[in-house]
Description
The prediction has a mean pLDDT of 82. This is a predicted structure of a 592-nucleotide part of an RNA (large-subunit ribosomal RNA, domain I) from bacterium (Candidatus Blackallbacteria) CG13_big_fil_rev_8_21_14_2_50_49_14. NCBI's taxonomy places the organism under Bacteria, Bacteria candidate phyla, Candidatus Blackallbacteria. Rfam family: Bacterial large subunit ribosomal RNA.
Context: one part of a larger RNA
RNA sequence: GGCGCACGGGGGAUCCCUAGGUGCUGUCAGCCGAUGAAAGACGUAGCAGGCUGCGAAAAGCCCGGACGAGCUGCCAAGCAAGCGUUGACUCCGGGAUGUCUGAAUGGGGAAACCCACCAUGGUGAAGCCAUGGUACUCCGUAUUGAACACAUAGAUACGGUAGAGGUAAGCGAGCGAAUUGAAACAUCUUAGUAGCUCGAGGAAAGGAAAGCAAAAGCGACUCCCUAAGUAGCGGCGAGCGAACGGGGAUGAGCCUAAACCACUGUCAUGUUAAAGCGGGCUGCGUUGUGAUGGUGGGGUUGUUGGGAGAUUUUGGUAGUUAUUGCCCUAGCUACACAGAGUUACAAAAUGAUUUGUUAGACGAACACAGCUGGAAAGUUGGACCAAAGCGGGUGAUAGUCCUGUAGUCGAAAGCAAAUUAUCUCUGAAAGUCCACCCGAGUAGGCCGGGACACGUGAAAUCCCGGUUGAAUCUGCGAAGACCACUUCGUAAGGCUAAGUACUGAACAGCAACCGAUAGUGAACUAGUACCGUGAGGGAAAGGUGAAAAGCACCCCGGAAGGGGAGUGAAAUAGUAGUGAAACCGUGCGCUU
Numbered sequence: 001g002g003c004g005c006a007c008g009g010g011g012g013a014u015c016c017c018u019a020g021g022u023g024c025u026g027u028c029a030g031c032c033g034a035u036g037a038a039a040g041a042c043g044u045a046g047c048a049g050g051c052u053g054c055g056a057a058a059a060g061c062c063c064g065g066a067c068g069a070g071c072u073g074c075c076a077a078g079c080a081a082g083c084g085u086u087g088a089c090u091c092c093g094g095g096a097u098g099u100c101u102g103a104a105u106g107g108g109g110a111a112a113c114c115c116a117c118c119a120u121g122g123u124g125a126a127g128c129c130a131u132g133g134u135a136c137u138c139c140g141u142a143u144u145g146a147a148c149a150c151a152u153a154g155a156u157a158c159g160g161u162a163g164a165g166g167u168a169a170g171c172g173a174g175c176g177a178a179u180u181g182a183a184a185c186a187u188c189u190u191a192g193u194a195g196c197u198c199g200a201g202g203a204a205a206g207g208a209a210a211g212c213a214a215a216a217g218c219g220a221c222u223c224c225c226u227a228a229g230u231a232g233c234g235g236c237g238a239g240c241g242a243a244c245g246g247g248g249a250u251g252a253g254c255c256u257a258a259a260c261c262a263c264u265g266u267c268a269u270g271u272u273a274a275a276g277c278g279g280g281c282u283g284c285g286u287u288g289u290g291a292u293g294g295u296g297g298g299g300u301u302g303u304u305g306g307g308a309g310a311u312u313u314u315g316g317u318a319g320u321u322a323u324u325g326c327c328c329u330a331g332c333u334a335c336a337c338a339g340a341g342u343u344a345c346a347a348a349a350u351g352a353u354u355u356g357u358u359a360g361a362c363g364a365a366c367a368c369a370g371c372u373g374g375a376a377a378g379u380u381g382g383a384c385c386a387a388a389g390c391g392g393g394u395g396a397u398a399g400u401c402c403u404g405u406a407g408u409c410g411a412a413a414g415c416a417a418a419u420u421a422u423c424u425c426u427g428a429a430a431g432u433c434c435a436c437c438c439g440a441g442u443a444g445g446c447c448g449g450g451a452c453a454c455g456u457g458a459a460a461u462c463c464c465g466g467u468u469g470a471a472u473c474u475g476c477g478a479a480g481a482c483c484a485c486u487u488c489g490u491a492a493g494g495c496u497a498a499g500u501a502c503u504g505a506a507c508a509g510c511a512a513c514c515g516a517u518a519g520u521g522a523a524c525u526a527g528u529a530c531c532g533u534g535a536g537g538g539a540a541a542g543g544u545g546a547a548a549a550g551c552a553c554c555c556c557g558g559a560a561g562g563g564g565a566g567u568g569a570a571a572u573a574g575u576a577g578u579g580a581a582a583c584c585g586u587g588c589g590c591u592u
Stems, first nucleotide, its partner, number of pairs: 001591009015577001016543002020514002022511006029503002031166002039101003042055003046079002049075003061095006070083003106115003116134008136163002138160007171199005181188001185235001211218002222249005232240002253495003256439001260297010276284002278328004302473001305437002309433006316335007337427005349422010360409003366382001368381004383400002385389001391403003444468008454480001475490005530537002553564004
């Protein structure tokens, strides 16, 4: 030096564990913000570094309710000083306070800082202190007020729970790639995807046919299954890819524009009272007529519908009005009756009841015995409960020890929903004649694009830019060029619940999901430490024991450390579970 055996050091694999994650299901909830959000800075405890809570009233204050004996949050022990059956602590509901930054809003600014003005109060005080106010835009009201006479623009003041900013995914809209595939690549595809921007909501969007269909019919929209990888589109390549119809979920329909009537603003015309004032006689005189606005009524559809006038038929009660007077006619109001309503169709509030929810409460049955053991829940034997043998804990594996579970009960206050009452709103119908209205720079045409499964094609349909440019029901559009016939619908205004999508947050649960190099980046002071000018990047790090019982006391030593003693089931469990391998030793044996 090598090999072997034994015992160690070192190291942190493995096994076991879980405080944390991951995915999914169901229920609930679904916006917050100038009454200052989200997110932060700085403070705040007797001693106070971090986390948590809170805000100069600062681990808290007040009120109401629940609970019932301890309490002064966690890492984290200790000292001190206190609180509590006159109900503390804790939990739930309501309220108060809430520094500074931040949309940040008095002005500024290198966020958490600097500097003002006005009013009121304190004081002798222009100083100082305290409290409140002072951004912009929009809307409304009022006062002023240029060029330019009236006016308007503008300015000023007051009022507004108006807007501004934030937000995981889902939603609508605008803009809009490339890698890729086509085995290259340009049309095409990826894809109207990713990304950027704007906007709204608990959902969003869509929506009550100028729709489908086909000789039979359906009857708003949305979502699912199918039709169907069909019909089609396509360098007819790669690929893209419907609809009708059928079956389900849900179920809801409405308001306007116009004609016409009334009132009213402005402009024009007009003075013959022709016309007009509901009709007749009488009477009136800024009335009437035309244009253009506003308000209210009216009206809303395809078997077309509505309006004015004329006309025919049917119809609760009472009162009242219409330029003077009388008559007729028509309208209005109230009551009765009937119907409807707060998500659209008009709109607001209050009360009652019930249910749910935001704390909680009750809740069966072994104080069983022997054995093993440090410890019984194990084992043996004997009992009991069960609408409860889900789960967790307790010194090993517990239906009957604890917490719970099944079941039952519970709210002063807040919130939600439903019902109901008050309340609010609405109420003539049918026909004939006449021919007033029925959404215009619109529909449509042409040129250029886009969307439709549809790449310009025979290319309908829908939407944009340019250029042209109709009709009003004997009208207009559609049925995939176009024409005829037939059928279907009624554009150019608007609103609308449910069924559908999603999950940042809450509650309850589940898993042939992970178990500390895994599972979230993060089981622990984690988006922390650290890196970067910045945008941004981004860790490592879990385990004594049932219980600290955390080794009193003695010995060696300056100490560290060690030896005894003691605790414990165990101390090679002594700051740690277990403790593999590499690597480093000590002893013994064999061998060179």